[in-house]
Molecule: transfer RNA
Organism: Thermoanaerobaculia bacterium
């Protein structure tokens, strides 16, 4: 080159048949608890859903471009 996959929170990952406000677990932060720290419990703050377009009344979710990473094959005179 080509063909498949994948990309959502810092970090590991849900997300159905397109349905309206995207979520958990961990981490962090703040507060109770404690004598102080961990453990717990309670709050919270963290998302252009890789990025542009497009389709659609409606896109994490479909379609195409690009960009990123993985895997195959191919080429390496």
């Nucleotide at each position: 080159g080509c063909g498949c996959c994948c990309g959502u929170a810092g970090c590991u990952c849900a997300g159905c048949u397109g349905g309206a406000u995207a979520g958990a677990g961990c981490g962090u932060c703040a507060g109770a608890c404690u004598c102080c720290g961990g453990a717990u419990c309670u709050g919270a703050a963290g998302g252009c859903c890789g990025c542009g377009c497009g389709u659609u009344c409606g896109a994490a979710u479909c379609g195409c471009g690009c960009c990123g990473g993985g895997c195959g094959c191919a080429c390496c005179a």